[in-house]
RNA sequence: CGAGCCGGGCGGACGGCCGCGUGAAGUCCCCUUCGGGGUGCUUUCCGAGGAACGUCCGGACUCCACAGGGCAGGGUGGUGGCUAACGGCCACCCGGGGUGACCCGCGGGACAGUGCCACAGAAAACAGACCGCCGGGGACCUCGGUCCUCGGUAAGGGUGAAACGGUGGUGUAAGAGACCACCAGCGCCUGAGGUGACUCAGGCGGCUAGGUAAACCCCACCCGGAGCAAGGUCAAAAGGAGCCGCCGUAAAGGGCGUGCUCUGCGCGGACGUUCGAGGGCUGCCCGCCCGAGUCCGCGGGUAGACCGCACGAGGCCGGCAGCAAUGCCGGCCCUAGAUGGAUGGCCGUCUCCCCGGCCGCCGCGAGGCGACCGGGCGACAAAAUCCGGCGUACAGCCCGACUCGUCUG
Numbered sequence: 001c002g003a004g005c006c007g008g009g010c011g012g013a014c015g016g017c018c019g020c021g022u023g024a025a026g027u028c029c030c031c032u033u034c035g036g037g038g039u040g041c042u043u044u045c046c047g048a049g050g051a052a053c054g055u056c057c058g059g060a061c062u063c064c065a066c067a068g069g070g071c072a073g074g075g076u077g078g079u080g081g082c083u084a085a086c087g088g089c090c091a092c093c094c095g096g097g098g099u100g101a102c103c104c105g106c107g108g109g110a111c112a113g114u115g116c117c118a119c120a121g122a123a124a125a126c127a128g129a130c131c132g133c134c135g136g137g138g139a140c141c142u143c144g145g146u147c148c149u150c151g152g153u154a155a156g157g158g159u160g161a162a163a164c165g166g167u168g169g170u171g172u173a174a175g176a177g178a179c180c181a182c183c184a185g186c187g188c189c190u191g192a193g194g195u196g197a198c199u200c201a202g203g204c205g206g207c208u209a210g211g212u213a214a215a216c217c218c219c220a221c222c223c224g225g226a227g228c229a230a231g232g233u234c235a236a237a238a239g240g241a242g243c244c245g246c247c248g249u250a251a252a253g254g255g256c257g258u259g260c261u262c263u264g265c266g267c268g269g270a271c272g273u274u275c276g277a278g279g280g281c282u283g284c285c286c287g288c289c290c291g292a293g294u295c296c297g298c299g300g301g302u303a304g305a306c307c308g309c310a311c312g313a314g315g316c317c318g319g320c321a322g323c324a325a326u327g328c329c330g331g332c333c334c335u336a337g338a339u340g341g342a343u344g345g346c347c348g349u350c351u352c353c354c355c356g357g358c359c360g361c362c363g364c365g366a367g368g369c370g371a372c373c374g375g376g377c378g379a380c381a382a383a384a385u386c387c388g389g390c391g392u393a394c395a396g397c398c399c400g401a402c403u404c405g406u407c408u409g
Base pairs, nucleotide, nucleotide: 001405002404003403004402006400007399008398009397010396012350013349014348015347016346017345018344020047021046023044024043025042026041027040029038030037031036049380053391054390056389057388058387059386060385061227062226063225064224068286069285070284071283073223074222075221076220077219078092079091080090081089082088093107094105095104096103097102108218109217113216114215115212116211117210130157131156132153133152134151135150136149137148138147139146140145165183166182167181168180169179170178184208186205187204188203189202190201191200192199193198231307232306233305234304239263240262241261242260243259244257245256246255247254265299266298267297268296269295270294271293278290279289280288281287314333315332316331317330318329319328320327321326353376354375355374356373357372359370360369361368362367
C1' cells in the first nucleotide's frame, strides 16, 4: 500500500423570518362553596430512532385465578457462567468450512419402534452376482482356446451421494479379518488434566451391524390466562330508598321540592337461590373452589373530564473484580408525553462524500498530506404503557484490533 475479517460510532452544522406541543413562573380578565378553576398574553427548560420498523421471544405493571390427578398441546436441547427473564448474551468443548484472522451448527438418542434413501446398479440393510476369478463334468478344437451345465467366491472392474473398514502380507483351487502387523472406527479397563462438556496416554477385545430424527418418534427440562382499547376515579342519566323543609289531616295515609346522602335505567321472558343457574382451575376428563343471581329480546341515558402517563431492571463518567458477558462502589444528570394526534415551512452560508483537472509540501524510499477550480450527491425511516433481546432496512463515512499478500528502508 492492497485485499480480507471482527468490534465500536456518526448519519449533518450555523444564521435569519414565520409557526407548533408538554412542564414551570408571571400577568390581565372572568368565575368561585375562597381550597382554587378557566381563556388569553409574556418569559423560559425540554421536544423522535439506531432501528421508533417487524410484532418474533422475554418481562415489569394491571385485572382474574391458584387443588390436585390423568391425558393432550407448546417451547428448549453440548458444558459452565451472566441476566428480572428469554428461544438472548459471554466463554469453552465437539463437528464442519477457510492459507489465516475468523465463520457456521434446529449440537441428547439410529441397539425402543415405524418410515424414507429417486435414477442408476446384481444389490441400498444385517442385502447381493452384471462383467469377472477358480474347480468338476460334457461337446468342439487351428491345441492358443470356445460354448453349455453344476459348485465355490465377493479380493478385481462397473453403477451410485453412499456398496458390510483401509494398506501390506500369510494362506487358498481361486479368494475372504479366515489369520497376522500397522492404522481408523466401536466397546471395556486404567492413569493424568479439567468445575464440566471433554482431551491426552496406555492396555484388552470381537473384527466392523450405512445415512436420515431440519422424518414420525423416544428421552431430559420448562410452561396460569388476558392485555394500557389492561385497569381505576369523577360526572351524567331515566328511577328508587332514607333524611330534611313545606302543604294537608283531629291524627294519619298522602302530596310537593333548583335541598342533602346512598343506590342505581325501564318492560317482558327463560333458568336458578344449597336437590346450585352461572363462573373459575391452560385445551379435555375426573375432581375441587366461588356463588345469588345469570342470560336473551325491546326501549331509554351517557360517549364527557381526569388518573394510569413518563424517576426507570434509567442515562453518563471514573475506579475495582472478572478471559468476557456482567457485577459492585463513588460522582454527576432528569433527557417528548400527544389524544384527529405536536417539533414544521422559507431563505442564505457552509461541512461530509464522489468524479475530473491543476499545483504545493513532507519522506532515503515505497508512498503520504494539503490547497484551488468545475460538476454531482445527501440513506433507512417516525413515538402512543414501558423495558431487555432477536430479525429486517440503511446513500455516504469515521475509529480500533487482527490475518494474508506485495513493495521499500
This is a predicted structure of a 409-nucleotide RNA (Bacterial RNase P class A) from Streptomyces aurantiacus. The sequence is in RNAcentral, with records from ENA and Rfam.